Predicted 3D model of an 89-nucleotide RNA (Glycine riboswitch aptamer) from an Alphaproteobacteria bacterium. The organism belongs to Alphaproteobacteria, within Bacteria. The coordinates come from a structure-prediction model, not an experiment, and the mean pLDDT is 78.
[in-house]
RNA sequence: UCUACCCCUGCGGGAGAGACCGGGCUUGACCCGGCGCCGAAGGCGCAACCGCCCCGGAAACGCUCAGGCCAACGGACCGCUCGGGUAUA
Repeated sequence: UCUACCCCUGCGGGAGAGACCGGGCUUGACCCGGCGCCGAAGGCGCAACCGCCCCGGAAACGCUCAGGCCAACGGACCGCUCGGGUAUA
């Protein structure tokens, strides 16, 4: 210096589903109750697969605890990027 991966900074993109019904007063994107719904923070479960065994890792699948159901915020993930690390040549 090249390439790949990991962490991190910043920027951009980024889905789904209730502006539902009743009540309250401190009138807020509030609280209580009811019915319905979503799956992409986080969490839990299954395990194809990796791994000689153990230990361990492991989905965008499943659950819906948490979260969410105009916008905004958030948002898995994707692209570029500051910085750092590992490996290869």